[in-house]
Context: one part of a larger RNA
Molecule: small-subunit ribosomal RNA, 3' major domain
Organism: uncultured bacterium
RNA sequence: UGACGGGGGCCCGCACAAGCACCGGAGCAUGUGGUUUAAUUCGAUGCAACGCGAAGAACCUUACCAGGUCUUGACAUCCUCUGACCGUUCUGGAGAUAGAGCUUUCCUUCGGGACAGAGUGACAGGUGGUGCAUGGUUGUCGUCAGCUCGUGUCGUGAGAUGUUGGGUUAAGUCCCACAACGAGCGCAACCCUUGUGUUUAGUUUCUAACGUUCAGUUGAGGACUCUAGACAGACUGCCCGUGAAAGCGGGAGGAAGGUGGGGACGACGUCAAAUCAUCAUGCCCCUUACGACCUGGGCUACACACGUGCUACAAUGGCCUGUACAGAGGGUAGCGAAACAGUGAUGUCGAGCCAAUCUCAAAAAACAGGUCCCAGUUCGGAUUGCAGGCUGCAACUCGCCUGCAUGAAGUUGGAGUUGCUAGUAAUCGCGAAUCAGCAUGUCGCGGUGAAUACGUUCCCGGGCCUUGCACU
Numbered sequence: 001u002g003a004c005g006g007g008g009g010c011c012c013g014c015a016c017a018a019g020c021a022c023c024g025g026a027g028c029a030u031g032u033g034g035u036u037u038a039a040u041u042c043g044a045u046g047c048a049a050c051g052c053g054a055a056g057a058a059c060c061u062u063a064c065c066a067g068g069u070c071u072u073g074a075c076a077u078c079c080u081c082u083g084a085c086c087g088u089u090c091u092g093g094a095g096a097u098a099g100a101g102c103u104u105u106c107c108u109u110c111g112g113g114a115c116a117g118a119g120u121g122a123c124a125g126g127u128g129g130u131g132c133a134u135g136g137u138u139g140u141c142g143u144c145a146g147c148u149c150g151u152g153u154c155g156u157g158a159g160a161u162g163u164u165g166g167g168u169u170a171a172g173u174c175c176c177a178c179a180a181c182g183a184g185c186g187c188a189a190c191c192c193u194u195g196u197g198u199u200u201a202g203u204u205u206c207u208a209a210c211g212u213u214c215a216g217u218u219g220a221g222g223a224c225u226c227u228a229g230a231c232a233g234a235c236u237g238c239c240c241g242u243g244a245a246a247g248c249g250g251g252a253g254g255a256a257g258g259u260g261g262g263g264a265c266g267a268c269g270u271c272a273a274a275u276c277a278u279c280a281u282g283c284c285c286c287u288u289a290c291g292a293c294c295u296g297g298g299c300u301a302c303a304c305a306c307g308u309g310c311u312a313c314a315a316u317g318g319c320c321u322g323u324a325c326a327g328a329g330g331g332u333a334g335c336g337a338a339a340c341a342g343u344g345a346u347g348u349c350g351a352g353c354c355a356a357u358c359u360c361a362a363a364a365a366a367c368a369g370g371u372c373c374c375a376g377u378u379c380g381g382a383u384u385g386c387a388g389g390c391u392g393c394a395a396c397u398c399g400c401c402u403g404c405a406u407g408a409a410g411u412u413g414g415a416g417u418u419g420c421u422a423g424u425a426a427u428c429g430c431g432a433a434u435c436a437g438c439a440u441g442u443c444g445c446g447g448u449g450a451a452u453a454c455g456u457u458c459c460c461g462g463g464c465c466u467u468g469c470a471c472u
Stems, first nucleotide, its partner, number of pairs: 002471001004468002007466007015456002019420003023416001026311008034302002042053002064297007073123001077122002079119005087102006105114003125286002128284003134280002136275003139271001141269001146185006152161003164177004191263004196232007206221002210219002235257001238251005313413001317372006329360003334353002339348003379410001384405007426448007
């Protein structure tokens, strides 16, 4: 100087408190540990691993295992020789592959080149090891308000000062004081989005008036909505109080008020934090194998333990009928209307659409009417049987969906524990990425829409000052 203290002071945060909804009990989904296994590939392990890498393991993926195969190799460059290769047919084989037929070049500066086969060695190859040799990337403290430098001054020096003090702020934000005066990285602002208005524009969107129609369907219109470019708007600007100032409290106007809401953005550093399996890379190791190809299996096992979710235990509900109202997205190897067949999953046909045009598409909760009458039930849907549908060479191991039947546990969950302060929690559905198929996960979107916050004693984490110290 730091770090630390079950030392002190000040301050902050869904940290506690005040509330609401969960988890912990049940069934299932998913990840992990453990065990098992020929293999159950590898990594991630307090917070900050455990619906994590994986935005999607039937084959492939795939790195693992068993068996069958190859050795200049599945992939790259160089050298020599040959001329086809590809495609297609037949045979053996689980296939990799082996054999036999058919068919068969292109460009050219005539040197050769493209492509394929054979040979030789240089080499290829390695998801093998080391993240404690590394780059790059990322998590975390933490969007916390801090971290430093130049010159000067003080001190023998390490170092101090500035950065402390009095106020104030979300903020080392600003003001005042001061042996300091300035500056940099952070804070804030500049960026995106949302909330208001003006203007420009008017199709594929819109429809007030005039016709027209089943229908903004069409004529027409460019008002309104909307779309998307530009601009305006908020600055403590104005008023009152308070204060030395910074500011704070209240008010007006305003769509919005004191950072308007949300996002992107993460200082110096900490954890030898994570990753050699995204990629790159030093060193070490393998080289007829730790490389490569194929078939099948495994990653999906199951006395058990934990994490994260979904569905429930019901009447603020279940079921039936009717009837409204979104936003944001996707679509040509695609989205697929209407009609028809089927109880249904789905199928047939295929209109339209490279999309403000057509389509996925039905929003659901809500609302209205009816029924059930508190029960293991008209709750709950696990499990299992049968019959089907779809994708795909192929659903046995091991996919999803439908119908009929079956109808388990579960009557609100111990100790403990998590999230959330407003369009939030809770609840309701919709979409997308990945993707042939497969979503209770993830990332987005809108609908309905609360309760509570006295306060900072305590728990946890953090910031500043100070004090102790056997640590640095």